[in-house]
This is a predicted structure of a 351-nucleotide part of an RNA (large-subunit ribosomal RNA, domain IV) from Desulfovibrio subterraneus. The full RNA is in RNAcentral, with records from ENA. Its mean pLDDT, the model's own confidence on a scale to 100, is 86. It matches the Rfam family "Bacterial large subunit ribosomal RNA". Its family is annotated with ribosome and structural constituent of ribosome in the Gene Ontology.
Context: one part of a larger RNA
Formats: sequence, C1' cells, structure tokens
RNA sequence: CUCUGGUUAAGGAACUCGGCAAAAUGACCCCGUAACUUCGGGAUAAGGGGUGCUCUUUGGUGUGUAUGUUUUACACGUAAAGCACCGAAGAGCCGCAGAGAAAUGGCGGUGGCGACUGUUUACUAAAAACAUAGGUCUCUGCUAAGUCGUAAGACGAUGUAUAGGGACUGACACCUGCCCGGUGCCGGAAGGUUAAGAGGAGAGGUCAGCGCAAGCGAAGCUUUGAAUCGAAGCCCCGGUAAACGGCGGCCGUAACUAUAACGGUCCUAAGGUAGCGAAAUUCCUUGUCGGGUAAGUUCCGACCUGCACGAAUGGUGUAACGAUCUCCGCACUGUCUCAACCAGAGACUCG
Repeated sequence: CUCUGGUUAAGGAACUCGGCAAAAUGACCCCGUAACUUCGGGAUAAGGGGUGCUCUUUGGUGUGUAUGUUUUACACGUAAAGCACCGAAGAGCCGCAGAGAAAUGGCGGUGGCGACUGUUUACUAAAAACAUAGGUCUCUGCUAAGUCGUAAGACGAUGUAUAGGGACUGACACCUGCCCGGUGCCGGAAGGUUAAGAGGAGAGGUCAGCGCAAGCGAAGCUUUGAAUCGAAGCCCCGGUAAACGGCGGCCGUAACUAUAACGGUCCUAAGGUAGCGAAAUUCCUUGUCGGGUAAGUUCCGACCUGCACGAAUGGUGUAACGAUCUCCGCACUGUCUCAACCAGAGACUCG
C1' cells in the first nucleotide's frame, strides 16, 4: 500500500451522476394511526409506552374431590388444597444497558409509467418491454374455420357460435369526434377489357391434271390463320375506419393598445372534436409566472406560442401494487470536511 471486518471528536450528504456503500429501524404486548379509496384497503401507516430479577396481594383457565338440589343423571349449583398454564396491581433489588447475545421492516411527501400477481434477453438490459383479466372487430353451421402432412391421417374436439381460430387494445371510471378520395376487405352485376378452348374466312407448301411455254391448279396431306363465342380478375357501382390510414392555408375586422367572437377567399375525402399539453412528445429552451433552496438546466403547480399530443398504432383520470424512474423531507451515519486507530489476510524482507 491492497483486501475483509471494527471504532471514532465536532459537523451530518457539505460526498456523488445519484445517500452508491454504510449506518439507522427491527421481536412481542399495549395505546394510537392521516390524505385518499374501487370501502377491500391505505396500515406494522405515522407516532408513543412496556419487557430483567425478588417479594406481597390478586384474577382467570385446566386438572382435581368434597358437598347441595332434584325430573338419580352423560344433570344443575357451590366450595378447598396441590399442580400446570395465562395474566393484573403494588413494593423492592442490580447494572451504562432487562426483546441485555443472534436472528429480526428505516419512515414520510410529490410526480411519471405500467392497473394488479406473473414473464423476459441461460453468460453485461427485469423494465415503462411481454403477458394478463376485460373491451372491440373479423372468420367459422361442423367432414367448421384454422394448422401439420405428398398422402392416409391428426390437432381443433370426443368441442358446436355463451364454441373455436385470427387481429388490435389492455383492470376500473368517464369517453372514444370528422373523413370511404387512395389502399385493403365485403357486396353487386348492366356495360368495357380478357386466357385456354371453340371457330374457321383467308393465305402458303406439295402434286393428279391442263398448257408449246410462262404458268394455272381439284382432292388429299401439311404449315398457318381473321371475324365471332368465351370465366374469374381488372375497369365500373355501392358499403366499410376498435380496416391500413388521413384529420389545411392566406387576408381583413371591436371607440387606447392588444387580441379577434365576426367576415372574405383558395384548396381538400375531411380539415383535429372532448380531453391533455415545454409532456418518456417542446427545436428555439435553463420558454414565462408561481412554489420549494441562501443559491434549483432537475422537480411540482400553472400558462399555451402543440418545431412535431389527441381519442382501442386508444384519450384523460385513477385506489392498490412495483428489487421501476424523477424530485423533496425526517431519522441515520467515515459518503464527505479529513483523516486516525485496532484486528485478521495479502503485498514486502528473511527462511
């Protein structure tokens, strides 16, 4: 010097990203216990007091045997010693200390997120992520839909729409606005387009025959092949947003100023409703005001100028819960001011 423990004057978070670590709290009994609340909780809330030993008095319970009554019984009542256990009150004794050791919650306030218990990155992440009960949409009528398999077959299910599959949301409370133009899905079938196929007009090759020749050229075989007919789909017509998604701009206007309930105009499928808002979202930004501090880029309450919240990609609240995250306080402390000492194990020296 390092590690593991222990103690520490005065101060008590000044340490630090952050009270990380440590300290403190702690058992049982009694008293007492707030906001809020889904009336269950919150709650061991918080905050107080007691606890050893000896003696005295005393209460209760059990065991126990004596007695009385009477419907003499597995009945009812009264009472005693001893023993065991559970207490209460008073008096005294000792120590610094009586749950005398060990084991054994620190507490309170505010806010964010997630309702909760649960699950997760075996070996850097336990969470606000996943799941969840609940909600909604959608598919499925049973040889169900869906899934695995080439198939047989199996699961679904020895179930039957109060069932099963898929998707989204995520307890509960109050709610969930407008847009169907695009994409998707569902429905429709008049018209347009359209494959194989059907169809076979026409054209080419070949060659009996004809012709002096050039050439023409039946049937057959063969190579092609126009019109026309021809389903779904697409175009088209409707519906549908707890389907994928989307939810404007400019100018003017009130008798101080400022602002604009109001008006004009352009565009759109429709122009963001309720609620919330510098937020896990706010760039400018340490916004501005208030609170807390002597001093606060964090925190809490407001404001609204929302760069770029917003309603099941759910919105806003919410008791309880959380090895969650943020801020504040009480208690407590070697975290610190600022270091010291003690014990043990190393390091080091010798062997």